[in-house]
Context: one part of a larger RNA
Order: sequence, then C1' cells, then structure tokens
RNA sequence: GAACGAACGCUGGCAGCGUGGAUUAGGCAUGCAAGUCGAACGAGAAUCCAUGGGUUCAAUCUUUCGGGAGAGAAACCGUGGAGGAGAGUGGCGAAAGGGUGAGUAACGCGUGGGCAAUCUGCCUUGAAGUUGGGGAUAACUCCGCGAAAGCGGGGCUAAUACCGAAUGUGAUCCCCCGAUGCAUAUCGGGGUGAUGAAAGAUGGCAACCUUCGGGUCUGUCGCUUCGAGAGGAGCCCGCGUCCUAUCAGCUUGUUGGUGAGGUAACGGCUCACCAAGGCUUACGGGUAGCUGGUCUGAGAGGAUGGUCAGCCACACUGGGACUGAGACACUGCCCAGACUCCUACGGGAGGCUGCAGUCGAGGAUCAUUCGCAAUGCGCGAAAGCGUGACGAUGCGACGCUGCGUGGAGGAUGAAGGCCUUCGGGUCGUAAACUCCUGUCAUUCGGGAACAACAGCAAGAGGAUCAAUACCCCUCUUGUUUGAUAGUACCGGAAGAGGAAGUCACGGCUAACUCUGUGCCAGCAGCCGCGGUAAUACAGAGGUGGCGAGCGUUGUUC
Repeated sequence: GAACGAACGCUGGCAGCGUGGAUUAGGCAUGCAAGUCGAACGAGAAUCCAUGGGUUCAAUCUUUCGGGAGAGAAACCGUGGAGGAGAGUGGCGAAAGGGUGAGUAACGCGUGGGCAAUCUGCCUUGAAGUUGGGGAUAACUCCGCGAAAGCGGGGCUAAUACCGAAUGUGAUCCCCCGAUGCAUAUCGGGGUGAUGAAAGAUGGCAACCUUCGGGUCUGUCGCUUCGAGAGGAGCCCGCGUCCUAUCAGCUUGUUGGUGAGGUAACGGCUCACCAAGGCUUACGGGUAGCUGGUCUGAGAGGAUGGUCAGCCACACUGGGACUGAGACACUGCCCAGACUCCUACGGGAGGCUGCAGUCGAGGAUCAUUCGCAAUGCGCGAAAGCGUGACGAUGCGACGCUGCGUGGAGGAUGAAGGCCUUCGGGUCGUAAACUCCUGUCAUUCGGGAACAACAGCAAGAGGAUCAAUACCCCUCUUGUUUGAUAGUACCGGAAGAGGAAGUCACGGCUAACUCUGUGCCAGCAGCCGCGGUAAUACAGAGGUGGCGAGCGUUGUUC
C1' cells in the first nucleotide's frame, strides 16, 4: 500500500447492487417448511331440492256457539336426488429442493482413463400384447381394554390393492453351429427344450347386437414384456493433494491361491481349506471438508476456501435393517443411550446442522414480515393444489458504487476569536448583503414493465377415423391472472430552506503558534517527548489529510 463475512470509538443525508451466527455440530417455546390425484376404489358430513308421516302454531271459512274444516309456517323423523367436507384403501412423490462442516489425510476431492464386472422410476423412441378367474381387507358397524398414546376381537364391502390360470413376439437359462477378440468373453444363427406377464379409467358415435347396464368400433391416458437412447447412479485404476522421525518398524482376513456364498456388479466383500506372504515415509500422532475460485504480488510464489457453483460427509449420540428404480433415509421405522415434556405412576411423546424466532456462550452477525404474480419442482388428463425452494419487502454505513449538503457576485477586508514587534497580521469572499438554481429530502397529481402461458368461448385449417362426433395439433379474435405497489418513473409546488464529520500537525509524514502543566499529569507504531520559555502532554486559534465517513484493533499478502 492492498484486502476482510470483521469488531471497537466518534459521527451520520439519500439511492442502487451486494452481503450478514466465523464462537456452543450447545439447548430449544410457538407457527410454518411435502404433498397431490374423485379421469384407480368403496363409503360419504354440512348445505340445498323433492316427497311422505305424525306434533305444534295458524290467515281464513263455517256453526246448532260446545265445536268443526283449514291455505300456509316451524322444528323433528323417514325416503330419493344434488353436493362434496373430513377420514380410509390405492398410485406417484416424499432419496428432490433447503441446512451445516462435526467427522474425514481418504480413490474423499481434483484431473485423466477403464467396466469384456454393472443398475436405472419418470422422459424420448421402436416392437409385441392387455385373455380369463379367485380369495381377502381398511373405511364402516358391534363389543372390549386403556388416563392418554393407542390396542385387541366379531361382522360387511371395493379397486389400477393382493393371489392363481392361459398365451409367449421378444427376453433369461440350457444345448448345438459359426465368426471375432489379448481375454475366462462378445456377436450372429438354430431348438416340438425349460422359466416367467398384465388393469383398467375416461370421451365419442353411423350401422349392428343387447339382459338396456352395455358390447362391437374408435380417440386419449394408463398396464405388461422386450430392445435402443438420453440423463442419473455404482465400482476400479494412473497422477496430484498439510505438519511431525522427540512416531521405525507395521500387518493375521493380514498378502496370495482353490472352492463356495453374497452383490445390480468386480473383489477377503464374507466363509472353508492351502501357501506365508504383504507394506516402507508405512504404522502412529496432530490439524483439516476438497475444488472452481478469492486476496495479495511485476511475476514466481504466499495466504485462504465466507457468499455463488461442482463433489463429499452429517442430521440429538451410537447401531441396524425395512420399503423402494434410487436411502441404510434431516421433518420414515426398530433397538440402546443422554436430555426435555405429559401421566391417573401402569405407561407414553419429542429431536430447528429447514424459514423466522428464543435462551446461553461471545468482541460480534437481521423480521416470530408479504406472495405463490414470475422461475423451478411434486402430483394431476386438465382446471388446479402444494412449495419459509424462490420472488419480494424490512433491519445493520457491513462492503462497493453514485449523488447531495448549494451557485454567481460581494471589501471600509464588518463584528468577533487568535496572534502581535501594538504599526498590524490572520480566520477571509469566508460571513452579512444582492441575484439565481432546485439534484436529493418534503408535499400534491398521474402512473408502469416484469404477463408469457394455460383455461374458457367463437371461427378457420390439418391429422385421426366408418364418421362432417369426440379427442389431438396449428392459427386468429375475445375474455382472464401482479406479492412487490399506488412502488419505480413522469409532471407540478414551495423554499437555501432539512443534510459534516473525523484524524493528525517533533522526524519517518502533508500540516505551527499561544496559554496551562513542570520527569507531575500524561503521550507513544519506531526513534523518543515531559525536571519553568514543551511546534511531542492538556486546551485554544490556525493549518494539513480524507470525507458520509474518519480513526483504532485484529488477520493475510
């Protein structure tokens, strides 16, 4: 000099863009952060409509004055329809997105290769199918246990839930033949061989059939089997990746082989047997997530890894598997432990290293805000629903950048302060005063872009088809969706009005005098100042530097 996720002191006008728990991976009240599909399925609350029943009230009519009839109304009960809340079965998602850096010196990361040793839901694309049966179970209802959390038993019922059967294009296994390759392997062809599949939902309609539900036909979405691709994941290897020898030997599934098991897959991954090997900065200890990058530097290098992006690891601590295409799973399950809470003392519930927020510790780090309008993700045919991802707003001079705090004129060089050799000098065109301007702030009025879609309605064309239906595609017109926000921006109004500090002044180092103090009080980055004339302490005037900041401290180059 430059830099910072900074902190502290004094001061502080506005705007834009960034950025903000670095310490206790310490504990957490409260709310929210993962749902969605009725076009898979049964059942169905509120409410509304229709209808029936008795009860109560009742305009009015009638009367032999005792009464009788009665449009209509109210609540209740029953039946049917519309409706679709809240649960349940089922599907997909919940393995993404979001957080943190504890652990890890490792094929963890970076880089370059390999898998003839592999898997892959959704997506794209190709081929072939979607035949025909069965038994349950939740919801519901009845009974019981429990304080609760919840649990047990009996009964009823559905499915794209579950389980058999048929078929088998292709696939897997087995056998045969051929080709290729370094390869124990791959590819191609063949076989009366063996194995193993499915589910429907919803639109349309000419003819035909019909048990009047529908079927046949056709569109869309699904389902099953197999292949190709894309993207993703798993595994292996070369090289690189901090300090320490005051750590010198380490290792028994250890190193290799055969066989078996296991895995999607290779492998001591695991096991049995056999051999006795294997490693050398190993083994041990300390520290640490790695990288693209960032800071600095002329570079070489040094330091660093916050925000953003890629990878990894973790989710109260330790262990385990289940489900699934994918997890050994942050807001799933089981066990153990510590802690907190509820309890009827028998037993239960919980996990902010998600977004806000709270306590604690600390020099130190924000709102218990608004919205799904945009972008993206999940589900859905779609409308849509959900989304503390995200988009916004708020707070903090924490950083960077921009703007302002006025401009021109104005000398008898006012008053006042300070200094003085008492003549004067200086603050100083500075002020006053005159004439202007209107950025920002204030106030009044107007007022956005971000919106593209999708949907709905109408029209035209195309494709499909038996079809001028439906569905799908394209185009046109109309309609419709904004949290930020009455914000940005634009225009008007008034008036210099509302807006300057901070550090230094002995040398290094730009900037000097007076007063006070008297080795005291104090200063100080280094040299050093102060003991009666201190440009070094304290105050004042003046001056210098930077400026909404200035200075100090810490850390890095």